About this RNA:
A computed fold for a 99-nucleotide RNA from Romboutsia hominis, annotated as SAM riboswitch aptamer (S box leader). Its mean pLDDT, the model's own confidence on a scale to 100, is 83. Rfam family: SAM riboswitch aptamer (S box leader). Rfam describes the family as follows. The SAM riboswitch is found upstream of a number of genes which code for proteins involved in methionine or cysteine biosynthesis in Gram-positive bacteria. RNAcentral holds the sequence, with entries from ENA and Rfam. NCBI's taxonomy places the organism under Bacteria, Bacillati, Clostridia, Peptostreptococcales, Romboutsia.
């Protein structure tokens, strides 16, 4: 970086350094000097591994990862609708496996 697979409406800070940005990308709409990214620290969760079990169940104090504005925050492409919408891909996130 490329396959496969499984999950995305739940959860989770009034905290310290930093300073001016950020919500993947389109068009939107947001957030932010009442402090944005980043970085420590706390926390959430249970995918992998551990443990317990008959188990597709439990469990989380401690490993491997993820994660902590808004539904993946809407949209984008097909469907069906007069419309509002509805449902389904697509594309993304993260985990495990696999080349």
């Nucleotide at each position: 970086u490329u396959c496969u697979u499984a999950u995305c409406a739940a959860g989770a800070g009034u905290g310290g350094c930093g300073g001016a940005g950020g919500g993947a990308c389109u068009g939107g709409c947001c957030c932010g000097a009442c402090g944005a990214a980043g970085c420590c620290c706390a926390g959430c969760a249970a995918c992998c591994a551990g443990u317990a079990u008959u188990a597709u169940u439990a469990u989380a104090c401690g490993g491997g990862u993820g994660c902590u504005a808004a539904a993946u925050c809407c949209u984008g492409c097909a469907g069906c609708a007069u419309a509002a919408g509805c449902u389904g891909a697509a594309a993304g996130a993260u985990g495990a496996g696999a080349g």